[in-house]
Context: one part of a larger RNA
RNA sequence: GAUUAGGCAUGCAAGUCGAGCGAGAAGCUUUAAAAUGAAACUUCGGUCGAUUUUUGAAGUGGACAGCGGCGAAAGGGAGAGUAACGAGUAGAUACGUACCCAGGGGUUCGGGAUAGCUGCGGGAAACUGCAGGUAAUACCGAAUAAUGUCUCCGGACCAAAGAUUUAUUGCCCUUGGAGCGGUCUGCUUACUAUUAGGUAGUUGGUGGGGUAAAGGCUCACCAAGCCAAAGAUGGUUAGCGGGUGUGAGAGCAUGGCCCGUCUCACUGGGACUGAGACACUGCCCAGACACCUACGGGUGGCUGCAGUCGAGAAUCUUCCGCAAUUGGGCGAAAGCCUGACGGAGCGACGCCGCGUGCGGGACGAAGGCCUUCGGGUUGUAAACCGCUGUCGUAGGGGAGGAAAUUUUGACCGAUCCUAGGAGGAAGCGCAGGCUAAGUUCGUGCCAGCAGCCGCGGUAAUACGAACUGCGCGAACGUUAUUC
Repeated sequence: GAUUAGGCAUGCAAGUCGAGCGAGAAGCUUUAAAAUGAAACUUCGGUCGAUUUUUGAAGUGGACAGCGGCGAAAGGGAGAGUAACGAGUAGAUACGUACCCAGGGGUUCGGGAUAGCUGCGGGAAACUGCAGGUAAUACCGAAUAAUGUCUCCGGACCAAAGAUUUAUUGCCCUUGGAGCGGUCUGCUUACUAUUAGGUAGUUGGUGGGGUAAAGGCUCACCAAGCCAAAGAUGGUUAGCGGGUGUGAGAGCAUGGCCCGUCUCACUGGGACUGAGACACUGCCCAGACACCUACGGGUGGCUGCAGUCGAGAAUCUUCCGCAAUUGGGCGAAAGCCUGACGGAGCGACGCCGCGUGCGGGACGAAGGCCUUCGGGUUGUAAACCGCUGUCGUAGGGGAGGAAAUUUUGACCGAUCCUAGGAGGAAGCGCAGGCUAAGUUCGUGCCAGCAGCCGCGGUAAUACGAACUGCGCGAACGUUAUUC
């Protein structure tokens, strides 16, 4: 983590509500009974009875599990598929909408179950059967019924749930809104003709069905249409856009991070629940793979965050925190959950800033290199003398990120004070021309260099080394790629 949409050990990533409901373990307190028997007293027989244990009852307590509600369709990941109403843009409407806001009404009377639980079982396990009995904002019936639905305009039909308690909040019907979504249309959207014909639910109509909704969406019947050289159909490649790179622009190339949108969730298919899914950490079936098994049968899905194997030139920590007037879910709230998010860690991967000292110091040390052997050069460079304290190090404070009077910081920390000392901090490429910068030695068409021209066969400014120089500098070169 741009390659293997290859396989995955382990942990975490979606819960929450007791102010919807029944039941209720541990613990604690009180009390009763039984046992125990410290200290004290003692006539040594015992008396008194602290303490501890067990059992029962009451109160408190509230774990685990269950029913029910809301959420789990968001957030997070990836780009396999898709050349398409997928995306972009401009429109359209035959539609839906939980939570939120506003308006108008209603909230009456009943009933039967079921989980948990208890008892008895089956199974290695996963799990599961029978009987008994129980609650609800779970389920069902009746009543009521319009501005709602249907309508032949006469009429017919449709609902609810309470909780705490005295004022809140729920629930039901309905109208409108907001935001969100479904669907449809014009235009734009890669290459290929060494792909030229394609199409039978195909194109249209009528009538059933279906959907929230138009529609061959589906079915029956009828007609024979429909698309195509302005490129149908087929093949190849590819998510699309805002943007990004480059360029004076026109354009060309590209779509990593961030934002919008589409698609996918081991592979293929299917529906269920629900306001919303055909549902990444839901269900069913088939397949491949892997694991457990008592061989009868079961379990799993990292393209969430870390991490691991593999493949590869190549890509990180099994970290901390919910502190954030950042966001989400549930809840009246306190709060709980949140690998979203906020942070830290690793990596010169990129960008930016800073430092690696400053001043003085010889007609010039030593060493190196060159030499016409006189000297030249490295070079004020070093040594030496005098300073400074950026960054870093050690110690101490600390505004702010906290909204909001109090309280709240995982982490970061501007900035201030103190200490000490040049100490801890420079490399890479190049020097034939293009192109800034040359000498010596080694080698001898060898070894080698090379972006192009071209160098090397005994005096190589082009190979290798040394010295010197030039360029850039926490980088410098190479390769690939775009303009």
Molecule: small-subunit ribosomal RNA, 5' domain
Organism: uncultured bacterium